[in-house]
RNA sequence: GGAGCGGGCCGGGCAGUCGCUUUUCCGAUACGUCGGGAGAGAGGAAAGUCCGAACACCGUAGGGCAGCGGGCCGGGUAACUCCCGGGCAUCCCCGUCAAACGGGAUGACGACAAGUGCAACAGAGAAGAGACCUGCCCCGAUUCGUCGGGGUCAAGGGUGAAACGGUGAGGUAAGAGCUCACCGGCGUGUCUGGUAACAGGCGCGGCCAGGUAAACUCCUCGCGGUGCAAGACCAAAUAGGGAAACGCGUUUCUGAGCUGCCCGCUCAGUGCUGGCCUCGUGCCGGCCGCGUUUUCGGGUAGGUCGCUUGAUCCCGAUGGUAACGUCGGGGCCAGAUGAAUGAUUGCCGCCGCCUUCGGGCGGAGACAGAAUUCGGCUUACAGGCCGCUCCAUUA
RNA sequence: GCACCCAUAGCUCAGUUGGAUAGAGCGUUUGACUUCGAAUCAAAAGGUCGCAGGUUCGAGCCCUGCUGGGUGCACCA
Repeated sequence: GGAGCGGGCCGGGCAGUCGCUUUUCCGAUACGUCGGGAGAGAGGAAAGUCCGAACACCGUAGGGCAGCGGGCCGGGUAACUCCCGGGCAUCCCCGUCAAACGGGAUGACGACAAGUGCAACAGAGAAGAGACCUGCCCCGAUUCGUCGGGGUCAAGGGUGAAACGGUGAGGUAAGAGCUCACCGGCGUGUCUGGUAACAGGCGCGGCCAGGUAAACUCCUCGCGGUGCAAGACCAAAUAGGGAAACGCGUUUCUGAGCUGCCCGCUCAGUGCUGGCCUCGUGCCGGCCGCGUUUUCGGGUAGGUCGCUUGAUCCCGAUGGUAACGUCGGGGCCAGAUGAAUGAUUGCCGCCGCCUUCGGGCGGAGACAGAAUUCGGCUUACAGGCCGCUCCAUUA
Repeated sequence: GCACCCAUAGCUCAGUUGGAUAGAGCGUUUGACUUCGAAUCAAAAGGUCGCAGGUUCGAGCCCUGCUGGGUGCACCA
């Protein structure tokens, strides 16, 4: 100097003019507001609304089923599916004969050795499977080349994404964990290190058990629901109207609710049938009334609170590998609702060209914009700074 | 603001334990029939299954993230 990055940070600065929203002070007021001074006024993602909470309300939400979600270990946190550290697996780089070690990235990372299901096409056979060709045995035929039939086995060929450990020896008609030795895997017992996940050593067992759980399922843990249009108060206006469904009960009762279901529970009603047609009782039917729900229609679409002091921000010290915690000091940092936060000018800064080295001319400026508030994740993003890696050049 | 749904041919839709050539109707084009047109008959074209990534041997289908479109929810009585 160039290239790259999956790392961290920033997201132009200052000043003037004209506007917008809001707080406070002063003055005026016809009480509706108006004028002036001072102060404040978008983000790293304000976004997607994907997780976790705070807060508020609902009928306190106990148990079971269903449903949804989390899932290696330890720690952090108000909480989390987030973050930090570690383990294991896969991939890449370096390195090597090959490896170990080292560095980096990624991981929806419990269980398929509980059960069930699935695997197109090809292939003999797709899960305790299988025989097309080669091989081997027996029988028959033979022109002695071989052919036909029956059987054996799983070694070789071949198919496939995947074919039921590997090498060697024994064994056999030929073969085969069939047997043995070594290697690998798995299970199991024990020891060592580690809080643990796990790693390593030794012994035993021929056990050799394939893949798939972002297939059903099993194990374990968590979850009441709705969301600031939650909710509280004030004001204004209208026809307290129509329709439908259900209910108006006799004690082991009825209704409502538990917001998916059931049990249990809570609350309310009922001490005699809501009334009439209808005289006693029962049933059926009709009409009226009351209650609940749904729906049609009607009215208002105004104000105040919630609403921004908070798991808050900055600085310093300190504990911890880190995430993060603790202590001390300081700060107040948008609260709009027809929804403000804008426009423009100059200088500096960035890039390119020219230069008499004083400067001049031209250009670019992304993604995007609060709406109850936080902690995360994900996605979008011009340009710049730092860091790391590689290459080249000079000393 | 909050909650939720959908996307397959030009249009309207099918597509179930995930299995390889993704279908149907209408429409379009071409041909036949007709003097011409309609209707009818025959044939053909037309799809990265909204986009990207993942799980799997294999994805329209399962999972995740985006993009585009759509629906509902105010208060009073």